[in-house]
SAM riboswitch aptamer (S box leader), 93 nucleotides, folded computationally.
């Protein structure tokens, strides 16, 4: 980077750094020098994958729980509408 597939109206923020635009794109609407977006640390949310526990099924599968590991996420319904759109997980090339 491409393909397949699942999910995207729930949930969860403080501090430090830093400076001007930012929320993917277009339009709208909003956020922003009372410091946004971004980055870092810590904290948290969640339960996609792994692990662990229980039950069921019967050969490694399903369900429920847990939250140790890998990701993800923590303004607004993916902020709204649109498009052959986007994001994230898992798998494959």
């Nucleotide at each position: 980077u491409u393909c397949u597939u699942a999910u995207c109206a729930a949930g969860a923020g403080u501090a430090g750094c830093g400076u001007a635009g930012u929320g993917a794109c277009a339009g709208g609407c909003a956020c922003g020098a009372u410091g946004a977006u971004g980055c870092u640390a810590c904290a948290g949310c969640a339960a996609c994958c792994u692990g662990c526990a229980a039950a069921g099924a019967a050969u490694u599968c399903u369900u429920u729980g847990u939250a140790a590991g890998g990701u993800g996420c923590u303004a607004a319904a993916u902020c709204c509408u649109g498009a052959c759109a986007g994001a994230u997980g898992a798998g494959a090339g």
Source information: Rfam family: SAM riboswitch aptamer (S box leader). Rfam describes the family as follows. The SAM riboswitch is found upstream of a number of genes which code for proteins involved in methionine or cysteine biosynthesis in Gram-positive bacteria.